[in-house]
Context: one part of a larger RNA
């Protein structure tokens, strides 16, 4: 200088930062759901109606009588609000982790795409016709210990499937223009053939659907850069290149079948070894060196490996299929599972935190909104881990108290230090008041910052050094012992070097040791 770690010591506040190791295994809880303004059953509560029973108050010949009104039971469902399933939609491709793997077009600076896609969201024009057939949910019935199925019926939808109409769309053919860095490009015209939609509404509007164009975002490609080894000197057959064909958004050995026989290297292929990458971060006058924590960007990973599905987009951490290896559950048939998400727990280790509140902000997903969800993020809590600020008093006090060290026994030092006289009120404490962050509402933080008052020096100094280098010396014990020690080196009887006291020197909520970079 440090993501530090260890001794010894610790008052406070602010901002930050906190598993470098085992990407080792993980109990437990939470980290991605949302829409009922797509859609049908279904329950509830509100409502109406009818029977039943109850029986206020009135009236009474005290036998009734009229019947508020409360519960129950049935029907009706037109509206309204709302509940957890199910069909649908959209988002779980973003946020959050990690640094294993990569010596690579991974990154990085700078270009190319005339070789390319692109939900949502902007603009601009056109449209949104008319029919079908099922499926879930439910119902019934079966199998299974569970997980999780099977058969029958029933039924909706922005689900699914026809058909029409449509173009600056798609495709195949002819043609003109105009233009460029090779293929080639943009604009025009003509014929043919193909291709579309879906409603909902609280009436406002929000949707679907084809077309251009933007933005933002992906994909490909190319020059330049990117560590150590020559004790690695040869390496390669889809290997290099052509033609056909396939596949893709899209160029290509990307894949195939044929043909050629190349292609890569001393300017360092191949192998080995190590490593995310960069902006930046320490360092230094620079030049360079050294490094990649936090923070932002790109990359790659998601128990190991492998494979596709969906979807505008997939390495799909909290999705699916297979295989293993772990670990649970099991009626032994057979089934769940993946914290390198936020806490946490074992382990490892020198060593790294709460199983904390809240969506009040900022942001995100879903909605038309009201919401709803969100371990992103705000915030608290641990830790002197680091950086910064403040305090542990102030000023006056003896030619100098006592205590201690020391002496040549007169004196010297501690030392204006203390006591003691006058003061002040900074943290801290205790009372009161009390924000901004928020806009009519809505504050976790937080009764927090702050501010005001009260009492009182009180509650708050240590660590290392002291022979040279290096700023600071004496007694004393020890006597090559015990011990020091970065180097040189002290130490075998007067030790400024060990140990102890006094004293003194440096820093200072630290102060020394270690490690490691410059």
């Nucleotide at each position: 200088a440090u993501g530090a770690a260890c001794g010894c010591u610790g008052g406070c506040g602010g901002u930050g930062c906190g598993c470098c190791u085992a990407a080792c295994a993980c109990a437990u809880g939470c980290a991605a759901g949302u829409c009922g303004a797509a859609c049908g059953a279904a329950c509830c509560c509100c409502g109406u109606a009818a029977a039943c029973a109850u029986g206020a108050a009135g009236c009474u010949u005290c036998g009734g009588u009229u019947g508020a009104u409360u519960g129950u039971u049935u029907g009706c469902a037109u509206c309204g609000g709302g509940u957890g399933a199910g069909u649908g939609g959209c988002a779980g491709a973003c946020g959050g982790g990690u640094g294993a793997g990569u010596a690579a077009c991974g990154c990085a600076a700078g270009a190319a795409u005339a070789a390319u896609c692109u939900g949502c969201c902007c603009u601009u024009a056109a449209g949104u016709c008319u029919g079908g057939g099922a499926u879930a949910a439910c119902a019934u019935u079966u199998c299974g210990a569970a997980a999780g199925g099977g058969a029958u019926g029933c039924u909706a939808a922005u689900a699914c499937c026809g058909g029409a109409u449509a173009c600056u769309c798609u495709u195949a053919u002819u043609c003109c223009u105009u233009c460029g860095c090779a293929u080639g490009a943009a604009g025009g015209a003509a014929u043919a053939a193909g291709g579309a939609a879906a409603g909902c509404u609280c009436c406002g509007g929000c949707g679907c659907u084809u077309a251009a164009g933007g933005a933002g975002g992906a994909g490909u490609u190319c020059u330049u850069g990117u560590c150590u080894g020559a004790u690695u000197a040869g390496c390669u057959a889809g290997u290099u290149g052509g033609u056909g064909g396939g596949g893709u958004a899209a160029u290509g050995g990307c894949c195939u079948a044929c043909c050629a026989a190349g292609g890569c290297u001393a300017c360092g292929a191949u192998c080995a070894g190590u490593a995310g990458c960069u902006g930046g971060u320490c360092u230094g006058a620079g030049a360079g060196g050294a490094u990649g924590a936090u923070c932002a960007g790109c990359c790659a990973c998601a128990c190991u490996g492998g494979g596709a599905c969906u979807g505008a987009g997939a390495u799909a951490c909290g999705g699916c299929c297979c295989a293993g290896a772990c670990u649970c559950c099991u009626a032994c048939g057979g089934g769940a599972g993946g914290c390198a998400g936020c806490a946490g727990u074992g382990g490892g280790g020198a060593a790294u935190a709460u199983u904390g509140c809240g969506c009040a902000a900022u942001g995100g997903a879903c909605g038309a909104a009201a919401g709803u969800c969100u371990g992103a993020c705000g915030c608290a809590g641990c830790g002197a881990c680091a950086c910064c600020g403040c305090g542990u008093g102030a000023a006056c006090g003896a030619a100098g108290a006592a205590g201690u060290c020391u002496c040549u026994a007169g004196g010297g030092a501690u030392g204006u230090a203390a006591a003691g006289u006058u003061c002040u009120g900074u943290c801290a404490a205790g009372a009161g008041g009390g924000a901004c962050g928020a806009u009519u509402a809505u504050g976790a933080c937080g009764g927090u910052a702050c501010c005001u008052c009260u009492a009182a020096a009180g509650g708050a100094a240590g660590c290392c050094c002291c022979g040279g280098c290096u700023a600071a010396u004496u007694a004393c014990g020890u006597g090559c012992c015990a011990g020091c020690a970065g180097c040189c080196g002290c130490g075998g009887u007067a030790a400024u070097a060990c140990g102890u006291a006094a004293g003194g020197g440096g820093c200072a909520a630290g102060c020394g040791u270690u490690a490691u970079c410059c």
Predicted 3D model of a 518-nucleotide part of an RNA (small-subunit ribosomal RNA, 5' domain) from an uncultured bacterium. RNAcentral holds the full RNA, with entries from ENA and SILVA. The coordinates come from a structure-prediction model, not an experiment, and the mean pLDDT is 83. It matches the Rfam family "Bacterial small subunit ribosomal RNA".